[in-house]
């Protein structure tokens, strides 16, 4: 220097003019202050707050599931453990309670997917066997020796795997070593265990409160006719028990609050010019009650650490 990998940071600044939202002041002319993001996004997880429901317990249902630390909590973060996978490496990715013991499944192929036996091997046969063939994602641990009629962890040594115990190391998951035991392959859930989980979300909810109608209360008038109909008035005719006034609660419009050092109301946060930095002022994008996360989008610049390779000393 190139290359790839990991962990971050920035996401232009200042001035002027005009304009917009909120707010304060005003002599009503205007003036001052303040006004988007790292994700404001998706609305996925958790919380706070609020309302509703709820005697206590159980079953069921749903979620989570290695260890330690952090955190209010989280399908959260950091660091680590073990196994699998990718890469030459840095590194990335995936899984994890429990299963040698309960249960389920194993398509097609294949004799058989775990109660076996097609070819085959042995045997006169009855029958024995599971080494070899072939099928499959997977076929009864590998290899060597013994053994046998033929064979087989049937036995033995070594090794792999699984489990227990002990010493040491570690807070721990776990690891090294020693020792004992095991022989049914793969997957993992509907089995078991542990922890957690009521429902609805700021259009939650709280307060104030017109017009109209009105529960209820009071007063007045009313069959000696209230009130209504017959297009406006009078008469007349018809119907026939309520009408008016005041108080008053709940609900509606509306307002306030919830609500903030932007803020909500169909909803402002902009445009232009100049200067500076710069290679360039471009990317993704626009708060809607609040907080912590996760995920997704993003042009360019930049910091630190590392891998591989090359060059120089």
């Nucleotide at each position: 220097a190139a290359u790839g990998c990991g962990a971050g940071g920035c996401g232009a600044u200042c001035u002027g003019u005009c304009g917009c939202g909120c707010u304060c002041c005003u002599u009503c002319g205007g003036g001052g202050g303040u006004g988007a993001g790292g994700a404001a996004a998706g609305u996925c997880c958790g919380g706070a707050c609020a309302g509703g429901a709820u005697a206590g317990g159980g079953c069921g249902c749903c979620c989570u599931g290695c260890u330690g630390c952090g955190g209010a909590a989280a399908g959260c973060g950091c660091a680590g453990a073990u196994g699998g996978g990718a890469g030459a490496a840095a590194u990335c990715u995936u899984a994890u309670a429990c299963a040698u013991u309960c249960c389920g499944u194993a398509a097609c192929a294949g004799a058989a997917a775990a109660c076996a036996a097609c070819c085959g091997c042995c045997g006169c046969a009855a029958g024995g066997c599971a080494a070899g063939g072939g099928u499959g994602a997977a076929a009864a641990c590998g290899c060597g020796g013994g053994g046998u009629a033929a064979g087989a962890g049937c036995c033995c040594a070594c090794g792999a795997c699984c489990g227990g115990u002990g010493u040491c190391a570690g807070c721990g998951a776990u690891g090294c070593c020693a020792u004992c035991g095991g022989g049914g392959u793969a997957c993992g859930g509907a089995a078991u265990c542990a922890g957690g989980g009521c429902c609805u979300g700021c259009a939650a909810g709280a307060c104030c409160a017109a017009a109209u109608a009105u529960a209820c209360c009071g007063g007045c008038a009313g069959a000696a006719g209230a009130g209504g109909g017959c297009g406006g008035c009078c008469c007349g005719c018809c119907c026939g028990a309520u009408g008016c006034c005041g108080g008053g609660g709940g609900g509606u419009a509306g307002g306030u609050u919830g609500c903030g050092a932007a803020g909500a109301u169909a909803a402002a946060u902009g445009a232009c010019a100049g200067a500076u930095u710069u290679a360039a002022a471009a990317a993704c994008a626009g708060a809607a009650a609040c907080c912590g996360g996760c995920u997704u989008a993003c042009g360019g610049c930049u910091u630190c650490g590392c891998u591989u390779c090359c060059c120089g000393u």
A computed fold for a 313-nucleotide RNA, annotated as Bacterial RNase P class A. The coordinates come from a structure-prediction model, not an experiment, and the mean pLDDT is 78. Rfam family: Bacterial RNase P class A. The family's RNA type in Rfam is ribozyme.